[in-house]
RNA sequence: GCUGCUGUAGCUCAGCUGGCUAGAGCACCAGUUUCGUAAACUGGGGGUCGUGAGUUCGAUCCUCACCAGCAGCU
Numbered sequence: 001g002c003u004g005c006u007g008u009a010g011c012u013c014a015g016c017u018g019g020c021u022a023g024a025g026c027a028c029c030a031g032u033u034u035c036g037u038a039a040a041c042u043g044g045g046g047g048u049c050g051u052g053a054g055u056u057c058g059a060u061c062c063u064c065a066c067c068a069g070c071a072g073c074u
Base pairs, nucleotide, nucleotide: 001073002072003071004070005069006068007067010026011025012024013023019057028044029043030042031041032040050066051065052064053063054062
């Protein structure tokens, strides 16, 4: 330098061949329980879907460029 894959909540990920209000587990916060802690149960907060543009009535999803990481080739 070229090619491919990945990027979604603090962490690990799901969500697809465009439209239900963007979700789960763990973690975090509050409450119940306990002498207290943990566990268990109930509830809650947290997201510019890597960045920017394009296509579309409408984009996490399609297209392009860029950034970061991983792998391969030269």